[in-house]
Molecule: c-di-GMP-I-GGC riboswitch aptamer
Organism: Desulfobulbaceae bacterium
Order: sequence, then structure tokens, then C1' cells
RNA sequence: GAAGCAAAAGCCAAACCUGUCGCAAAACAGGGACGGAAAGCCACGGGUUUCACAGGAAACAGCCGGGUUGCCUUCU
Repeated sequence: GAAGCAAAAGCCAAACCUGUCGCAAAACAGGGACGGAAAGCCACGGGUUUCACAGGAAACAGCCGGGUUGCCUUCU
């Protein structure tokens, strides 16, 4: 510098259930594990969802792209 077939030290945790919170989408905590090689972080572009519907205000980084940082393994 490149790659992620396999493996592994570890890591995260969908649906669902309970509780809190919010008009809602959602979020947070506990349980739980469908998956993930950035499922770490950033709403920059597209997209989706909610509220309002006049402008708009929010949510999603586990939808795609982009930016940025990093672990392991392999190759050079």
C1' cells in the first nucleotide's frame, strides 16, 4: 500500500418483550441474538420515516454513496 475467502483476540446488537421518554417517526436502559469487517464517528449528496402542511421542523450512520479514525488476518 492492497484485500476481507477462512480463522480469531475481542467488539457491536435486528426482530421481539419490559420500562422511561417523545404529538409521532424515533431514542434510551435491561433482557434477547437476526446479523455486521467498521453495525465506530460525521446528516455532506441521494433515499426512507414522522409531525406540520405555507415556509418548515425532526428521525434513521443496521438503506446507498461520501468523509474520517481504528482492530484482526492475508498478500506485497